Small-subunit ribosomal RNA, 5' domain from an uncultured bacterium, 494 nucleotides, folded computationally. The prediction has a mean pLDDT of 83.
[in-house]
Context: one part of a larger RNA
């Protein structure tokens, strides 16, 4: 000099930051992912109508997007994980955009709902009813895919293109009737992601020899795609003092901080990568997951039970407990930013904007300005003459930043409504020096010295070292010196 800090005495106000580093310990409660009746049928409510029906509105459930993003944590990984530079003639890609086509005609069901049950509950069995943009077939094939053949073109195959062949597609809804949202096959983008490689990327040799899908090869299975990525056969390889292999530690990185710089050290906050969601395993669905508020299984652990059985998973925001030297409200709001669903109106966002606690950091500002010597009084020293404390204080003149009280009142909204913050910021008045000063030090190093009481005691202390009866070094008081809403220790880096 610096900090994600702590602790001691001390504490005025504001801006902007930032806040469990320990036990990836356990958690009570509430929230945090929903939405769309303009896909679909049903039920309710209101309302109009004589009644048929009709509208408006609410919805459990069928379907459809989303839930794979936001949001946390940092246990695991010394790895192609991460960084940087290529690479795919080995690849996927929902929503978007942009180009071509098409969107024909049919079936046969199921929740919900009714009746019957079982269960103490989670929940769940039979029987009948009924729709769709749900589910199956049939038609067509722009094209798309596989073969066969020919042409181009590449180091080079699964790269390009023609000609025959076989397979392949759909779903309606709304409407002012123009159209508008879908839907299906394709072919470009555009952002997204897989996978390969070159280099970089910590500490130990008191770890020297590691490896049998091991390295390679043929076939094959797999995958959206190469590959021991898995089979079966074949060979017998591959790695290593340029430090394999084991062990130790550790998410990495943009950065932070120190340093003239090289360099070193960290890696919280913010961003981008990865990994993980009680612990271990598995796949389901889907464009997308091997899924933090899914789903099976197995463990520990807690909880309900009617003992038959069953229910969770804060490393998401608040909050609890434990653990600690240590880390904040069970706040407000969807106004603004951005997402999600929806034609929209709009729901839903503990993303996010704000408030709130902490002098936790940093940065501004205040705790009064002029004038005032009888150098008052009181303290402390004295050689008892005096000296300091000190213009300090009283006192007199001022201002009013703060501050208290009234009054007024934004911007942030794009937009005609619509502001959580917030009756904030700020402005105006009006009151009174008022509402506001510590802390460390004072023998050197290192600025700053008397005087008492201790008497190797009690006590200090970063290092030399102080204290044993005249201690500037202990402990008080008065001077003094630093820094000042902080000051000092101590941790820890450079």
């Nucleotide at each position: 000099g610096a900090u994600a800090a702590a602790c001691g005495c001390u504490g005025g106000c504001g801006g902007c930051g930032u806040g469990c580093u320990u036990u990836a310990u356990g958690c009570a409660u509430g929230c945090a992912a929903g939405u769309c009746g303009a896909a679909c049928g049903g039920u309710c409510u209101c309302g109009a109508u004589u009644u048929a029906u009709c509208g408006a509105g609410a919805u459990a459930g069928u379907g459809g997007c989303g839930a794979a993003c936001g949001g946390g944590u940092g246990a695991g990984u010394a790895a192609c994980g991460c960084g940087u530079a290529a690479g795919c003639a080995a690849c996927c890609u929902g929503c978007c955009c942009u180009u071509a086509a098409g969107u024909a005609g049919g079936g046969g069901a199921u929740a919900a709902c009714u009746c019957u049950g079982a269960g103490a509950a989670a929940u769940u069995a039979g029987a009948g009813c009924u729709a769709a943009u749900a589910c199956c077939g049939u038609a067509u094939g722009u094209g798309g895919u596989g073969g066969u053949g020919g042409a181009g073109g590449u180091a080079a195959u699964g790269c390009u293109u023609c000609a025959c062949c076989a397979c392949u597609a759909a779903a309606g809804c709304c409407u002012u009737a123009g159209g508008g949202c879908g839907c299906u096959u394709a072919g470009g983008g555009a952002g997204g992601g897989g996978c390969u490689u070159g280099c970089g990327u910590c500490c130990g040799a008191u770890u020297a020899g590691c490896u049998a899908g091991u390295u390679g090869g043929u076939a094959g299975g797999g995958u959206a795609a190469u590959g021991g990525u898995c089979u079966a056969c074949c060979a017998a390889g591959g790695c290593g003092a340029u430090g394999a292999u084991c062990g130790g530690u550790a998410g990495c990185u943009g950065g932070u901080u120190u340093g003239a710089g090289a360099g070193g050290a960290c890696a919280u906050c913010c961003a981008g990568c990865c990994a993980c969601a009680c612990u271990g395993g598995g796949a389901c669905u889907g464009a997308g997951a091997u899924a933090c508020g899914g789903c099976c299984c197995a463990g520990a652990c807690u909880c309900c039970u009617a003992c038959g059985g069953g229910a969770g998973g804060c490393a998401g925001c608040a909050g609890c407990a434990a653990g600690g030297a240590a880390u904040u409200u069970u706040g407000u709001g969807c106004a603004a930013u951005g997402g999600g669903c929806g034609a929209a109106a709009g729901c839903c966002u503990g993303a996010c904007a704000c408030a709130g606690c902490g002098a936790c950091g940093u940065c501004g500002u205040g705790u009064g300005g002029g004038g005032g010597a009888u150098g008052a009084a009181g303290g402390c020293c004295u050689u008892c003459g005096g000296g300091u404390u000190g213009u300090a204080a009283a006192c007199c003149c001022c201002u009013u930043u703060u501050c208290u009280c009234a009054g007024g009142g934004a911007a942030g909204a794009a937009u005609a409504a619509u502001g959580a913050c917030g009756g904030u910021a700020c402005c105006u008045g009006a009151g009174g020096a008022a509402u506001a000063a510590g802390u460390c030090g004072u023998g050197g190093c290192u600025a700053a010295c008397u005087a008492c009481g201790u008497g190797c005691c009690a006590g200090c202390a970063g290092c030399c070292g102080c204290g044993g009866u005249a201690a500037u070094a202990c402990g008080u008081a008065g001077g003094c010196g630093g820094c000042g809403a902080g000051c000092g220790u101590u941790a820890u880096c450079c």